[in-house]
Molecule: Bacterial RNase P class A
Organism: Salinisphaeraceae bacterium UBA4764
RNA sequence: GGAGCCGGCUAUGCAGUCGCGGCGUCUUGAAUCAGGCGUCGAGGAAAGUCCGGGCUCCACAGGGCGGGAUGCCAGGUAACGCCUGGGCAGCGCGAGCUGACGGAAAGUGCAGCAGAAAACAGACCGCCGCACGAUGCGUGCGGUAAGGGUGAAACGGUGCGGUAAGAGCGCACCGCACGGCCGGUAACGGUCCGUGGCACGGCAAACCCCAUCCGGAGCAAGACCGAAUAGGAAGCAGCGCGUGGCCCGCGCGGGCUUCGGGUAGGUCGCACGAGGUCGGCGGUGACGCCGAUCCCAGAUGAAUGACUGCGCCAGACAGAACCCGGCUUAUCAGCUGACUCCCCGC
Numbered sequence: 001g002g003a004g005c006c007g008g009c010u011a012u013g014c015a016g017u018c019g020c021g022g023c024g025u026c027u028u029g030a031a032u033c034a035g036g037c038g039u040c041g042a043g044g045a046a047a048g049u050c051c052g053g054g055c056u057c058c059a060c061a062g063g064g065c066g067g068g069a070u071g072c073c074a075g076g077u078a079a080c081g082c083c084u085g086g087g088c089a090g091c092g093c094g095a096g097c098u099g100a101c102g103g104a105a106a107g108u109g110c111a112g113c114a115g116a117a118a119a120c121a122g123a124c125c126g127c128c129g130c131a132c133g134a135u136g137c138g139u140g141c142g143g144u145a146a147g148g149g150u151g152a153a154a155c156g157g158u159g160c161g162g163u164a165a166g167a168g169c170g171c172a173c174c175g176c177a178c179g180g181c182c183g184g185u186a187a188c189g190g191u192c193c194g195u196g197g198c199a200c201g202g203c204a205a206a207c208c209c210c211a212u213c214c215g216g217a218g219c220a221a222g223a224c225c226g227a228a229u230a231g232g233a234a235g236c237a238g239c240g241c242g243u244g245g246c247c248c249g250c251g252c253g254g255g256c257u258u259c260g261g262g263u264a265g266g267u268c269g270c271a272c273g274a275g276g277u278c279g280g281c282g283g284u285g286a287c288g289c290c291g292a293u294c295c296c297a298g299a300u301g302a303a304u305g306a307c308u309g310c311g312c313c314a315g316a317c318a319g320a321a322c323c324c325g326g327c328u329u330a331u332c333a334g335c336u337g338a339c340u341c342c343c344c345g346c
Base pairs, nucleotide, nucleotide: 001342002341003340004339006337007336008335009334010333012311013310014309015308016307017306018305020041021040022039023038024037025036026035027034043317047328048327050326051325052324053323054322055218056217057216058215067214068213069212070211071210072086073085074084075083076082087101088099089098090097091096102209103208107207108206109203110202124148125147126144127143128142129141130140131139132138133137156174157173158172159171160170161169175198176196177195178194179193180192181190182189183188222268223267224266225265232259233258234257235256236255239253240252241251242250243249275294276293277292278291279290280289281288282287
């Protein structure tokens, strides 16, 4: 100097004029309206509505069935399918990135074409032996799976011995299985030890098995005030209370479904929070603890607009509607920290 990889921050600023919404206060002895003053007023994703909760209402004694979700280990968290760290596998020269990462020896199922054969398989070309024949070949019988071919994948690999030719047939090493030892909380790891010639591939984001978790609905939840109508009709099951010594019965009231009619206005919920910022301590880290400090939108046909000037390498994607923790998607420009690879010079 170039090319990368992983994080953090910012995302319009100032002034003037007019115009918006909340809160407080004054005009006011009280109040509506109106006005004055002060103060505050959209995002990193407010988006998707995909997860997890807080909150509200309903149900609930517990369990079973069914359905759904997650799926290595250890932590964080209110919780999670999220985050952090570690393990294993794959990709990358590397910094790093990704993982739907439990079980295939419980069962069922699937794999086109090619190929002899695709799961407890098998002989197309070959190799060997014997017999016969028309003899540098052919036919038949038997052995074989080391060599070649097909395929994404062919029932361990290399070497030596052995054999008619071959084959874990035997041996050495590697691999695999079982048992043990060592390290690690664990997942796992091991130039460790012993035994065994040892076998039986893939797919579970196929059904399935295993482990863990999950009640339902949602702020249009829900609570209150006010107003209006029809204090309506039919059906269903049986419940509660009263009377009654008990039962039947009687009376009153309620529930669910359908039909029909009226109203749909206001207040609360509604922002002090699993809150922000700064500092200290602990931790590899996510994060936790302690102290200090701050209050930072609450609309409801839906508040931030318009103009002017200056600045700015940039205003792209884009506007809260109960709130919060995540994930995912969209995105202009700028600032900044660490690390990796390549080239050059000293």